[in-house]
RNA sequence: UCUCAUGUGGUCUAACGGUUAGGACGUCUGACUUCCACUCAGAAGGCCCGGGUUUGAUUCCCGGCAUGAAAA
Numbered sequence: 001u002c003u004c005a006u007g008u009g010g011u012c013u014a015a016c017g018g019u020u021a022g023g024a025c026g027u028c029u030g031a032c033u034u035c036c037a038c039u040c041a042g043a044a045g046g047c048c049c050g051g052g053u054u055u056g057a058u059u060c061c062c063g064g065c066a067u068g069a070a071a072a
Base pairs, nucleotide, nucleotide: 001071003069004068005067006066007065010025011024012023013022018055027043028042029041030040031039048064049063050062051061052060
């Protein structure tokens, strides 16, 4: 320099263009316990950014940014 892939809570990972954006770990609160742990119940927390298409976009298209891989 060029090509390709991927961006979703603190971490990991799902989601036919119409889902209340799901799950696991973690965090917080309560119950249990003499206390801690375990267990149970509950809560907070997310679609990388900007445009476009569409009745409707996390999803499709374009550009940017970041990360990774390959080539030179």